[in-house]
Context: one part of a larger RNA
C1' cells in the first nucleotide's frame, strides 16, 4: 500500500424482527449422486451443480454400446483413365448398410482439337475426429452486484514506496448533491437520454366501435354514424415547479394543495474497473498433442428410460373456506397454410366423420378457471385422496416391446398438515385460478409469457449473513 481481527465509529439490503405462504413426513414427476450394465455417452459441483446445457432420447437426434460392413473415405480441393447425361422405375439375396442384375433415357456448347457439367474407376497430396488440454486461447456466460464504486491529467506532498484529489461536516437510491479544504479539473460508473404502463388532447375509422335514427331474420345483422371503446401516430403532463415548518440564508428534508400520477410515479432493458487460473475446446473459432484399414465413416437393434438406497427441484394430496351434480357469467397475451380447422352429424369418452372460412381486429384454436347461485355429502381413511394393477380402446407416426401421450370401465396405496432445520414474499405483491407460446409427426407436473381474484405485517436495528465508506491493531503480502 492493500488483505485480515470472536477491534471501534456510521450506514444499507426480506439481512434479522412483524407476518402470510411454502420445504423438510407421504404418492408422483424431473435433475444429481450412488450402485448396477455390453452400454447405462459427455458436460455442469457451496452462494454462483441438480425441471442445468436439453425450447421437447421411440428410430432419427446420438456423441454410448454389440454385431454386420468401407477405407481417398459420408464431406473438400487437385491429377489420370472411362463413361455420357442427370433424374427415374423394377427384382433377388439380407436385419439393414450393402451386392448382383433389368427396365427406361443417351447432356450442352464447339474453330471437332478440345471445353464445361455429371458420374465410374485408381494413385497421392488430404480428408475427418462430439479424441486430449477452458490451467495455452479467442468468443460467450455466470459471480459479487444495478453494489457505488473504480481511476486519470496537471499540482502541491514525501529520498522512495506513495499521498492529496475520492478525506471532514451535513444530504442522497447514488462518488447523489451542497459547504469546507493544496488542490484544481476530468474520465468509466449513477442519473437522465430507450421500451412500456397510468391521465389527457388532436389526427385517422376498417376488419374495430354503437350514443342518437331507420330496417331487422332480433345477431352491430344492414343502412347509417366515428359520439364513445379500441387501434396507432403526434403531442402535453412531474419539475420539489406552488405554499408552510425544520435546516446553515445551502444541499436536502418532513406536511399541505392541485392534480390521473409527488418527490427516480410502477415495471423492464441497461452490469464501472476487476474477483473467482470460475465455467465452456461438446454452439463456434483455435495453438499444441494424438488416432489415419481407425479414436474416421455407414448400418440393423440396444442404451441414454436400469434401481437396495441418498439428496435437490417441482406436482397432487391429506378434506367441509370443501369434494360431486347442475345452471348459456366475466378476460388477456399468444398462435395458425405440409397450418388452425367451424356448423352438423356419430361416439360414454379420447376421437372420428364433414369440410364452411381464414396469410386473419375478419375465419379458427376457444371451453377461460377459480367466482355466483341451486341441489347432495355431514367428519368418516369418507362421494377425502388419486398411487398401482387389470381389462377394451383413440391419436401420432415406417414403427409406441424395451420406451409415447390420452380415454373408458374395473382396482382404490401411501396421506389425517409433517423433526432437527430450512425457502420465498413488502402490492395489484404473496397466495389461489385459468389461458397461451416456443421447442414440436406425437410426448410439459419443466420454462417463458398472460390476465382473473386478491391479503397480513414492517416497532425497529439488539442479534445472524451479505455489502459499502472511516479509523485502529497486525507474527500476513
Nucleotide at each position: 500500500u492493500g488483505a485480515c481481527g470472536g477491534g471501534g465509529g456510521c450506514c444499507c439490503g426480506c439481512a434479522c424482527a412483524a407476518g402470510c405462504g411454502g420445504u423438510g413426513g407421504a404418492g408422483c414427476a424431473u435433475g444429481u449422486g450412488g450402485u448396477u450394465u455390453a452400454a447405462u455417452u459427455c458436460g455442469a459441483a457451496g452462494c454462483a451443480a441438480c425441471g442445468c446445457g436439453a425450447a421437447g432420447a421411440a428410430c432419427c437426434u446420438u456423441a454410448c454400446c454389440a454385431a454386420g460392413u468401407c477405407u481417398u473415405g459420408a464431406c473438400a480441393u487437385c491429377c489420370c483413365u472411362c463413361u455420357g447425361a442427370c433424374c427415374g422405375g423394377g427384382g433377388u439375396a439380407g436385419a439393414g448398410a450393402u451386392a448382383c442384375c433389368c427396365c427406361u433415357c443417351u447432356c450442352u456448347c464447339u474453330u471437332c482439337g478440345g471445353a464445361g457439367c455429371a458420374g465410374a474407376g485408381g494413385a497421392g497430396a488430404c480428408a475427418g475426429g462430439u479424441g486430449g488440454u477452458g490451467c495455452a486461447u479467442g468468443g460467450u456466460u455466470g459471480u459479487c452486484g444495478u453494489c457505488a464504486g473504480c481511476u486519470c491529467g496537471u499540482g502541491u506532498c514525501g529520498u522512495g514506496a506513495g499521498a492529496u484529489g475520492u478525506u471532514g461536516g451535513g444530504u442522497u437510491a447514488a462518488g447523489u448533491c451542497c459547504c469546507g479544504c493544496a488542490a484544481c479539473g476530468a474520465g468509466c460508473g449513477c442519473a437522465a437520454c430507450c421500451c412500456u404502463u397510468a391521465u389527457u388532447a388532436u389526427c385517422a375509422g376498417u376488419a374495430g366501435c354503437c350514443a342518437g335514427c331507420a330496417u331487422u331474420u332480433c345477431g352491430g345483422a344492414u343502412g347509417g354514424g366515428c359520439a364513445c371503446u379500441c387501434u396507432g401516430a403526434u403531442a402535453a403532463g412531474a419539475c420539489u415547479g406552488c405554499c408552510g415548518g425544520g435546516g446553515a440564508u445551502a444541499a436536502c428534508u418532513c406536511g399541505g394543495a392541485g392534480g390521473a400520477a409527488g418527490g427516480u410515479g410502477g415495471g423492464g432493458a441497461u452490469g464501472a474497473g476487476g474477483u473467482c487460473a470460475a465455467a465452456u475446446c461438446a454452439u463456434c473459432a483455435u495453438g499444441c498433442c494424438c488416432c489415419u484399414u481407425a479414436u474416421g465413416a455407414c448400418u440393423u437393434g440396444g442404451g441414454c428410460u436400469a434401481c437396495a438406497c441418498a439428496c435437490g427441484u417441482g406436482c397432487u394430496a391429506c378434506a367441509a373456506u370443501g369434494g360431486c351434480u347442475g345452471u348459456g357469467a366475466c378476460a388477456a397475451a399468444g398462435a395458425g397454410a405440409a397450418g388452425c380447422g367451424a356448423a352438423u352429424g356419430c361416439g360414454c369418452g379420447a376421437g372420428c366423420a364433414a369440410g364452411a372460412g381464414c396469410a386473419a381486429a375478419g375465419c379458427u384454436c376457444a371451453a377461460a378457471a377459480a367466482a355466483a347461485c341451486a341441489g347432495u355429502c355431514u367428519c368418516a381413511g369418507u362421494u377425502c385422496g388419486g398411487a398401482u394393477u387389470g381389462c377394451a380402446g383413440u391419436c401420432u407416426g415406417c414403427a409406441a416391446c424395451u420406451c409415447g401421450a390420452c380415454u373408458g370401465c374395473a382396482u382404490g396405496a401411501a396421506g389425517c398438515u409433517g423433526g432437527a432445520a430450512u425457502c420465498g414474499c413488502u402490492a395489484g405483491u404473496a397466495a389461489u385460478c385459468g389461458c397461451a407460446g416456443a421447442u414440436c409427426a406425437g410426448c410439459a407436473u419443466g420454462c417463458u409469457g398472460c390476465g382473473g381474484u386478491g391479503a397480513a405485517u414492517a416497532c425497529g436495528u439488539u442479534c445472524c449473513c451479505g455489502g459499502g465508506c472511516c479509523u485502529u491493531g497486525u507474527a500476513c503480502a